[in-house]
RNA sequence: GGAGUGGCCCGGGUAGUCGCGUCAGAUUUCGAUCUGCCGAGGAAAGUCCGGGCUGCAAUAGGACAAGACGCCGGCUAACGGCCGGUAGGGGUGACCCUGGGAAAGUGCCACAGAAAAUAACCGCCAGCCGCUUUUUCGGAAGUCGCUUGGUAAGGGUGAAACGGUGCGGUAAGAGCGCACCGCCCGGAUUGGUAACAGUUUGGGGCUAGGUAAACCCCAUCUGCAGCAAGGCCAAAUAGGGAAGCGCCAAGCGUGGUCCACGUUUGCUUUCGGGUAGGCUGCUCGAGCCUGUCAGCAAUGGCAGGCCUAGAUGAAUGACUAUCUCUCCCGCCUGCGUGGGGGAACAGAACCCGGCUUACAGGGCCACUCCGUAU
RNA sequence: UGGGGGAUCGUCUAAUGGUAGGACAGCGGUCUCUGACACCGUCAAUCGUGGUUCGAAUCCACGUCCCCCAGCCA
Numbered sequence: 001g002g003a004g005u006g007g008c009c010c011g012g013g014u015a016g017u018c019g020c021g022u023c024a025g026a027u028u029u030c031g032a033u034c035u036g037c038c039g040a041g042g043a044a045a046g047u048c049c050g051g052g053c054u055g056c057a058a059u060a061g062g063a064c065a066a067g068a069c070g071c072c073g074g075c076u077a078a079c080g081g082c083c084g085g086u087a088g089g090g091g092u093g094a095c096c097c098u099g100g101g102a103a104a105g106u107g108c109c110a111c112a113g114a115a116a117a118u119a120a121c122c123g124c125c126a127g128c129c130g131c132u133u134u135u136u137c138g139g140a141a142g143u144c145g146c147u148u149g150g151u152a153a154g155g156g157u158g159a160a161a162c163g164g165u166g167c168g169g170u171a172a173g174a175g176c177g178c179a180c181c182g183c184c185c186g187g188a189u190u191g192g193u194a195a196c197a198g199u200u201u202g203g204g205g206c207u208a209g210g211u212a213a214a215c216c217c218c219a220u221c222u223g224c225a226g227c228a229a230g231g232c233c234a235a236a237u238a239g240g241g242a243a244g245c246g247c248c249a250a251g252c253g254u255g256g257u258c259c260a261c262g263u264u265u266g267c268u269u270u271c272g273g274g275u276a277g278g279c280u281g282c283u284c285g286a287g288c289c290u291g292u293c294a295g296c297a298a299u300g301g302c303a304g305g306c307c308u309a310g311a312u313g314a315a316u317g318a319c320u321a322u323c324u325c326u327c328c329c330g331c332c333u334g335c336g337u338g339g340g341g342g343a344a345c346a347g348a349a350c351c352c353g354g355c356u357u358a359c360a361g362g363g364c365c366a367c368u369c370c371g372u373a374u
Numbered sequence: 375u376g377g378g379g380g381a382u383c384g385u386c387u388a389a390u391g392g393u394a395g396g397a398c399a400g401c402g403g404u405c406u407c408u409g410a411c412a413c414c415g416u417c418a419a420u421c422g423u424g425g426u427u428c429g430a431a432u433c434c435a436c437g438u439c440c441c442c443c444a445g446c447c448a
Stems, first nucleotide, its partner, number of pairs: 001370010012323007020039002023036005041345001045356002048354005053226004061259004066222003070218001071085005086099005100217002105215002107211003121155002123151005129145002131142004163181006182206001183204009230280004240271006249265005273447003287306008324343008375444007384398004392428001400416005421437005
């Protein structure tokens, strides 16, 4: 200098003018006006997970079903999140991606191919019979046919074809036997909390193909609903009609079913009617900042300081000047200077912890590879 | 704000993990004096990006767009 990897942060600043919302105070002709404090985000987003909170009689009780998660350990209120390990895969590397079970069972594996999982199409080998040739008439031989068997070494197909190499062996072959390599299962032992890794020993010749983001099995977790939850006040009156199911069996509470529990004589659907205003929940919270301690880290403890949106058709903005970054045009050898343009994604709606997705531009830290110079 | 569902030729719709099919419309042709009808041919799609799988419209994740439902008296 070039190419990259991982992580973190900012995401416009200053001044002036005008304006908006909550709250507090003052004034008031009750319409409003003035003053002061505060006033969006890293994702406020998607609503994909988890929790708080609230209601359903319940810390919500049981069984089944359903759903979710999935190496090991830790963190956490909890999690499908994060951190640290571990195994496999990828990359020259920094680093990245993935993670129960396919020798419990079932299903599926198109086309091609003989065969897609209890493998004989061609080939190879043996036998019967036939045919041909030859004959010393006993038989022998064959690029032959048919048929019965053996055979997974070779061929070709496919995403995938039933361990590999060599020697022996055999009619031909084959873990059929052996050696080495690989694989599986079990025991002992060392390190580690564990996953796992190392060492050693024994067994199995090794039909243990793939797929569980197919059913499923194992382990763990989950009651359901959501601030339009829920509570209070006000307004309104037709707390009405019809159909269906019930009246001791069912309905409802409970949002999959049954039981249990509670409760009721009703319940469901539908046709209508009225009213659609206000208060609360509402923001002090697993809160933020700084320091320090423990820990590799995620994170936690302690001390001090701080209060930081609560709107409800929904405020948090607009303009001007200037600075910063950047693009275009003109002048200039150049430093520079004049003019014009641009500066993202997006916007709270009960609140938190994550994940995911969007994001102009800029900055910082650590590390890797290549080239060059010393 | 919360909850639920969906997306396949221009339109309406099929396809149970194995060649994306049909109807209507469009275009060209045959038939006809011309047009319609009929017949033949043709054009044309899995919302997007990744993943699982030998293989994805289908299974999984994320994103985009569209639709539906939800107050109180009760």

Record summary
Two RNAs folded together computationally: RNase P RNA and transfer RNA, 448 nucleotides in total. The coordinates come from a structure-prediction model, not an experiment, and the mean pLDDT is 77. It holds a member of the Rfam family "Bacterial RNase P class A".